[in-house]
């Protein structure tokens, strides 16, 4: 060059046939516990869903381009 797969919280994935409040675990913070510290508990914080632009009443999903990272042919 070409093909293919991925890309959502700090890290490590979910997200259903497009449908209204974008989530879990870990990791920070704070609270009770304890003589203290861990572990286990309750609570909270964190997101321009990789850019852009399109479709659509309505995009994290679908469409086109690019970006960046992995495989495989050449």
């Nucleotide at each position: 060059g070409g093909g293919c797969c991925a890309g959502u919280a700090g890290c490590u994935c979910a997200g259903c046939u497009g449908g209204u409040u974008a989530g879990a675990g870990c990791a920070c913070g704070a609270c009770a516990c304890u003589u203290a510290u861990a572990a286990a508990g309750u609570c909270g914080c964190g997101g321009u869903c990789g850019a852009u632009g399109g479709u659509u009443c309505g995009a994290g999903u679908c469409c086109a381009u690019c970006c960046u990272g992995g495989c495989c042919c050449a």
Predicted 3D model of a 74-nucleotide RNA (transfer RNA) from a Candidatus Doudnabacteria bacterium. Its mean pLDDT, the model's own confidence on a scale to 100, is 80. Rfam family: tRNA. By type it is a transfer RNA. Its family is annotated with triplet codon-amino acid adaptor activity in the Gene Ontology. The sequence was found in a public genome assembly. The source organism's lineage runs through Bacteria, Bacteria candidate phyla and Candidatus Doudnaibacteriota.